[in-house]
RNA sequence: CUCGCGUGCCCGGGGUCGGUGUAAUUCCGAGCCGGCGGUCAUAGUCCGCGACCCGAGUCCCGCAAGGGGCGAGGUUGAACCGGUGGAACUCCGGUACCGACGGUGAAAGUCCGGAGGAGAGGCGCACGCU
Repeated sequence: CUCGCGUGCCCGGGGUCGGUGUAAUUCCGAGCCGGCGGUCAUAGUCCGCGACCCGAGUCCCGCAAGGGGCGAGGUUGAACCGGUGGAACUCCGGUACCGACGGUGAAAGUCCGGAGGAGAGGCGCACGCU
């Protein structure tokens, strides 16, 4: 240094001003935000992954009804034009677009909740192999 294995820690941002209204941080106008790995050069929109949701199956508890864990797999949004360059849907300029579920006095990317959760992954430590 590489690989294997174990273990610890870390790991998501954003509702501001005005308008309408009995009521909206949910509607309307303007503004605000952008997880992780990859990439010939930096990405919300490319290629993948994760979160939410569904879930074959399987294990545990229970006399039962039923409850809980794990989980193959599935589902899941959106970008173009011009410029520079050897190379950019990533940079620069311009103009667009997208954003789980449940809740709510009225429809939510931003409020509240599951969540002091889970997790892509990141960093470290120990051991082993080369």

A computed fold for a 130-nucleotide RNA from Aeromicrobium sp. Root495, annotated as FMN riboswitch aptamer (RFN element). It matches the Rfam family "FMN riboswitch aptamer (RFN element)". Rfam links the family to the GO term FMN binding. The same sequence occurs in records of 2 taxa. The prediction has a mean pLDDT of 82. NCBI's taxonomy places the organism under Bacteria, Bacillati, Propionibacteriales, Nocardioidaceae, Aeromicrobium.